[in-house]
């Protein structure tokens, strides 16, 4: 870099640590943070890889958690602002416009494979 899958659930009142953090956009908004951020350790969650059993032709079902990853604050949840489509309310003679909602794309994250 490419392919496929997932991005709605869940997870501590612990120890060290000390001022930042929320992956994309070195910005803005919003959110978390000395009642202690990042990071590290331990505990935990989940079940992608993995293992067991059943079923059979399927992209199936049930279970396990030793190992390889991952994850474990809030922002209603990939926090939002950027692209496309649909749509609601307000506004208007009709528009322009303002504030939302939904879907998709793009981009990103994680896993497995190439």
């Nucleotide at each position: 870099u490419c392919u496929u899958a997932u991005c709605c659930u869940g997870a501590g009142u612990g120890g060290c640590g000390g001022a930042g953090g929320g992956a994309c956009a070195u910005g803005g908004a919003c959110c978390c943070a000395a009642a202690g951020a990042a990071g590290c350790c331990c505990a935990g969650c989940a079940a992608c890889c993995u293992c067991u059993c059943c079923u059979u032709a399927u992209u199936g079902g049930a279970g396990a958690a030793a190992g390889g990853u991952g994850c474990c604050a809030a922002a209603c949840c990939g926090u939002u602002u950027g692209c496309a489509a649909a749509u609601g309310u307000c506004a208007u003679a009709g528009a322009a416009g303002a504030c939302g909602u939904u879907u998709g794309a793009a981009c990103g994250a994680u896993a497995a494979g190439a």

Source information: A computed fold for a 114-nucleotide RNA from Staphylococcus simulans, annotated as SAM riboswitch aptamer (S box leader). The source organism's lineage runs through Bacteria, Bacilli, Caryophanales, Staphylococcaceae and Staphylococcus. Its mean pLDDT, the model's own confidence on a scale to 100, is 77. Of the family's consensus pairs, 94% are formed in the model. The RNAcentral record of the sequence draws on MGnify.